Predicted 3D model of a 102-nucleotide RNA (SAM riboswitch aptamer (S box leader)) from a Chloroflexota bacterium.
[in-house]
Order: sequence, then C1' cells, then structure tokens
RNA sequence: ACCUUAUCCAGAGCGGUGGAGGGCUCGGCCCUGUGAAACCCGGCAACCGGUCCUGCGAGACACGGUGCCAAUGCCGACUCCCUAACGGGAGAACGAUAAGGA
Repeated sequence: ACCUUAUCCAGAGCGGUGGAGGGCUCGGCCCUGUGAAACCCGGCAACCGGUCCUGCGAGACACGGUGCCAAUGCCGACUCCCUAACGGGAGAACGAUAAGGA
C1' cells in the first nucleotide's frame, strides 16, 4: 500500500514564529499581504486507553494515545427517485479520522 467496523449538518484564539499559498483529485466556488502552508502556544471533541461513582448511565473527568480548530467531507462528479423546468431528495464511489486486522 491493503482489509473490516464506526463516524463525518455540533465544537474550537482578535496569541507567537513564518512569509505564499490553501480548501485530497477534476470542474466549480471560495479562503488568503486585513498574512496561506508549516511549527509553537492555546483551544475543541471524547474514538481508544485510564480513573471516578449510594447513582454503571445516551454518566463524569480530560491523565495517556490519536484527531480536529472557514464554509455539511464547501458544492458537484456515478446511480436512482421527485419536478415541465429551475431545483430538491436518497444512495454509492472517493476521501478523512478512530479502533482492530493483515
């Protein structure tokens, strides 16, 4: 690289370093010198581990392992349904993350 399962409309700084990119791919559409990526600090969440309880719960904590911190996974791409159309809905595929497996 790959396989399985779960989740993906909530949440997260007016900080420091840094200087031109970023939002997976393509097409859109956006974000960005009123400062992108990256790193640090800070924060959010609670998947795994851990701990707690007259209460074992759709519980609490946030100590350890990740993850995440514009826009629904930013929207679409393939299929199906509704619609005269515009447009709307559902499901895939792909992707991301976690926990297992190999």
Of the family's consensus pairs, 91% are formed in the model. It matches the Rfam family "SAM riboswitch aptamer (S box leader)". Rfam's curators write: The SAM riboswitch is found upstream of a number of genes which code for proteins involved in methionine or cysteine biosynthesis in Gram-positive bacteria. Its family is annotated with regulation of gene expression in the Gene Ontology.